Overview
Bacterial small signal recognition particle RNA from an Actinomycetes bacterium, 99 nucleotides, folded computationally. The sequence was found by an Rfam model in a public genome assembly. Of the family's consensus pairs, 97% are formed in the model. Its Rfam family is "Bacterial small signal recognition particle RNA". Rfam classes the family as a non-coding RNA gene. Its mean pLDDT, the model's own confidence on a scale to 100, is 75.
RNA sequence: GGUCGGGUCCUCGGCGGCGGAGCGCCGCGAACCGGGUCAGGUCCGGAAGGAAGCAGCCCUAAGUGGUUGGCUCCGGGUGUCGGGGACAGCCCGGCCCGA
Numbered sequence: 001g002g003u004c005g006g007g008u009c010c011u012c013g014g015c016g017g018c019g020g021a022g023c024g025c026c027g028c029g030a031a032c033c034g035g036g037u038c039a040g041g042u043c044c045g046g047a048a049g050g051a052a053g054c055a056g057c058c059c060u061a062a063g064u065g066g067u068u069g070g071c072u073c074c075g076g077g078u079g080u081c082g083g084g085g086a087c088a089g090c091c092c093g094g095c096c097c098g099a
Base pairs, nucleotide, nucleotide: 001096002095003094004093005092006091007090008089009085010084011083012082013081014080015079016078018075019074020073021072022071023070024067025066026065027064028063034059035058036057037056042051043050044049
């Protein structure tokens, strides 16, 4: 000096990671105006028995907290692999030629 490949640049995709949202899951969650069961007390009844029903207990709605191993979607100055493009310059490497 030549040539080839790779990187730097652009783009697309796979997988992973991160963040977000929803679902799911777990918990909390209604003085009365949700549900169940309703001590006591109350009411009806001559009685047997019946009725409504507060507290308590159980459950749940809206909502709310959590989610480190479930699902879906979205996002990126994200990691990696692969496809395509660009390839002037620069960087790395192989080969060849010359002094």